[in-house]
Molecule: c-di-GMP-I-GGC riboswitch aptamer
Organism: Anaerolineales bacterium
RNA sequence: CGUGAAAAUGGCAAACCGGUCGAAAGGCCGGGACGCAAAGUUACGGGCCUACCGCGCGGCACCAUCCGCGCCAGGGCCGCCGGACUGCCCGGA
Numbered sequence: 001c002g003u004g005a006a007a008a009u010g011g012c013a014a015a016c017c018g019g020u021c022g023a024a025a026g027g028c029c030g031g032g033a034c035g036c037a038a039a040g041u042u043a044c045g046g047g048c049c050u051a052c053c054g055c056g057c058g059g060c061a062c063c064a065u066c067c068g069c070g071c072c073a074g075g076g077c078c079g080c081c082g083g084a085c086u087g088c089c090c091g092g093a
Base pairs, nucleotide, nucleotide: 001091002090004089011036012035016031017030018029019028020027021026034079040085041084042083044082045081046080047077048076049075050074054071055070056069057068058067059066
């Protein structure tokens, strides 16, 4: 340096299931493997998910409460894409 072809030592672990925390998204632990050459770290840009709270609209004759929808502070996802940082093996120079 690499569109990581083959191999080795190994590593990680989707869905799903159980437990646990959370309003949820989701996190963590155990089981489990669809996959992964950064599926290591980082929410920095875009994107996606969520919406306790707040705002708006609608419904309940009216108000409050409640319910529904939309937006959103906030929260989450790095196994969506990009960026940043770090690294094993192999190959090449």